[in-house]
RNA sequence: UCAACAGCCCGGUCUGUCGCGGUGAUGACCGCAAGGUUUGUCAACGAGGAAAGUCGGGACAACAGAGAGCGCCGUACUUCCUAACGGGAAGGGUCCGCCCUUUGGCGGAAACAGCAAGUGCCACAGAAAAUAACUUCCCUCUUACGCCAAGGCUUCGGAGGGUAAAGGUGAAAAUGUGGGGUAAGAGCCCACGGGUGAAUAUGGUGACAUAUUCAUCGGGUAAACCUUACGGGUUGAAAGAUCAUGUAUACCGGGGAUUCAUCAGAUGAUGGAGAAGGGCUGCUCGUCCGGUCCCGGGGGGUUGGUCGUUACAUCCUGAUGGUGACAUCAGGAGUAGAUAAAUGACAGAUUAAACAGAAUCCCGCUUAUGAGGCUGUUGAUACU
Numbered sequence: 001u002c003a004a005c006a007g008c009c010c011g012g013u014c015u016g017u018c019g020c021g022g023u024g025a026u027g028a029c030c031g032c033a034a035g036g037u038u039u040g041u042c043a044a045c046g047a048g049g050a051a052a053g054u055c056g057g058g059a060c061a062a063c064a065g066a067g068a069g070c071g072c073c074g075u076a077c078u079u080c081c082u083a084a085c086g087g088g089a090a091g092g093g094u095c096c097g098c099c100c101u102u103u104g105g106c107g108g109a110a111a112c113a114g115c116a117a118g119u120g121c122c123a124c125a126g127a128a129a130a131u132a133a134c135u136u137c138c139c140u141c142u143u144a145c146g147c148c149a150a151g152g153c154u155u156c157g158g159a160g161g162g163u164a165a166a167g168g169u170g171a172a173a174a175u176g177u178g179g180g181g182u183a184a185g186a187g188c189c190c191a192c193g194g195g196u197g198a199a200u201a202u203g204g205u206g207a208c209a210u211a212u213u214c215a216u217c218g219g220g221u222a223a224a225c226c227u228u229a230c231g232g233g234u235u236g237a238a239a240g241a242u243c244a245u246g247u248a249u250a251c252c253g254g255g256g257a258u259u260c261a262u263c264a265g266a267u268g269a270u271g272g273a274g275a276a277g278g279g280c281u282g283c284u285c286g287u288c289c290g291g292u293c294c295c296g297g298g299g300g301g302u303u304g305g306u307c308g309u310u311a312c313a314u315c316c317u318g319a320u321g322g323u324g325a326c327a328u329c330a331g332g333a334g335u336a337g338a339u340a341a342a343u344g345a346c347a348g349a350u351u352a353a354a355c356a357g358a359a360u361c362c363c364g365c366u367u368a369u370g371a372g373g374c375u376g377u378u379g380a381u382a383c384u
Base pairs, nucleotide, nucleotide: 001380002379003378004377005376006375007374008373009372012350013349014348015347016346017345018344020046021045023043024042025041026040027039028038029036030035048355052366053365055364056363057362058361059360060236061235062234063233067285068284069283070282072232073231074230075229076228077091078090079089080088081087092112094109095108096107097106098105099104113227114226118225119224120221121220122219134167135166137162138161139160140159141158142157144155146153147152175193176192177191178190179189180188194217195216196215197214198213199212200211201210202209203208240307241306242305243304249298251297252296253295254294255293258273259272260271261270262269263268277289278288279287280286312334314333315332316331317330318329319328320327321326
């Protein structure tokens, strides 16, 4: 310098003509007025980084209030950030790749709590996956053959015993290396190491790191059951609120209820209790509504309007603090609100436009993506 891969930033701009939407201002017209399915002019504004997925967290609304337990669901190293999160930042441990004599350095990944893993599981292969012995190695006895100095020796086979060092199988085989020892071997003994647990000291906010001592020695698996800690009320904008109009609770099934006290001449009044049934999550408790109707089925009326609907955990600039995510302070800005759905078309210039269109709103995550830029890794080439 070029190329590839990974991550991040950005995601069209300007000019002209015509057109669309709501808002504001200002006329004309209609109307006594309120006002308007009317019609002009001007102004500024008008679809994204993902608006997608609906995976998370909230704001907000309703369930009178939103209580408890179980169930169910979610998260899981430390510290910090945030309204909060399963999110983000910086670190720690583990694993992987590269460099490096070592200590170590750089980059990357994840579903990173766990009793010394309680209960399970580890296919196939292998003798055996934890009560180990296939091939081997060693000792004793022995049939047969051979040799022989006639004491015995070697080989094949058989019986008994010892062993877990070497080899094989496998993802994984009883802690590793070296030495001694032994019939052959083994922590059997010694030295130096490794894993796990505990204690002490030093450093650190902490996860942890380093050192020493003691004890001990199959491993893996908790996106297996399980245990621990923390968190979660439910539903969701077609949530909900409200105005107008209009009529049939016709019909069917099931359930039911009224009662006590006081006052009063009577009708009645006051107070207490309270059924059936219903609401609060899936269940239970509890609690509330109900109190001459309740629940379920089935049907009738209204398919009209207004609010919710965009001033906010909002955005921009600067200063200070912080490794950073971010925080604080000061100044400034106002930037869609449709309701079958507006935000466009044409022409020119420009280095490039892919993925793709708001519907209550915001903050994250995931997925898709063109030109260009930045960072890192790998490779090639050239120079020093």